This is a predicted structure of a 100-nucleotide RNA (TPP riboswitch aptamer (THI element)) from Sulfitobacter sp. CW3. Model confidence (mean pLDDT): 76 of 100. It matches the Rfam family "TPP riboswitch aptamer (THI element)". From the family's description: Vitamin B(1) in its active form thiamin pyrophosphate (TPP) is an essential coenzyme that is synthesised by coupling of pyrimidine and thiazole moieties in bacteria. The previously detected thiamin-regulatory element, thi box was extended, resulting in a new, highly conserved RNA secondary structure, the THI element, which is widely distributed in eubacteria and also occurs in some archaea. The sequence was found by an Rfam model in a public genome assembly.
[in-house]
RNA sequence: UAUUAUCCGUCGGGGGGCCCUUUGGGCUGAGAGGUGCACGCACCGACCCGUCGAACCUGAUCCGGGUCAUACCGGCGUAGGGAACGGGUAUUCUGCGAAU
Numbered sequence: 001u002a003u004u005a006u007c008c009g010u011c012g013g014g015g016g017g018c019c020c021u022u023u024g025g026g027c028u029g030a031g032a033g034g035u036g037c038a039c040g041c042a043c044c045g046a047c048c049c050g051u052c053g054a055a056c057c058u059g060a061u062c063c064g065g066g067u068c069a070u071a072c073c074g075g076c077g078u079a080g081g082g083a084a085c086g087g088g089u090a091u092u093c094u095g096c097g098a099a100u
Base pairs, nucleotide, nucleotide: 002092004090005089006088007087008086009085010084011050012049013048014047017027018026019025020024033044034043035042036041037040056081057080058079062075063074064073065072
């Protein structure tokens, strides 16, 4: 100096669905939470993700299967976008120096 693994700090990105007999209950999921008000928006929290990037968005009110519906499986998809820097530890390699 570099490789790989892992941890930390700071910063940043992102979503919040479906069903029922609806003050409530059930399902999936990492996440379906809270507060405020002008009632669909804002803020906060948790969670996930950050270029080795299917976190998430677009195509998409998409196509096939499946479900009461969402979920789920396959396709689209070698598609188009998408948020990062610093440091610690370990390992290996290379170089340099010293001793033998």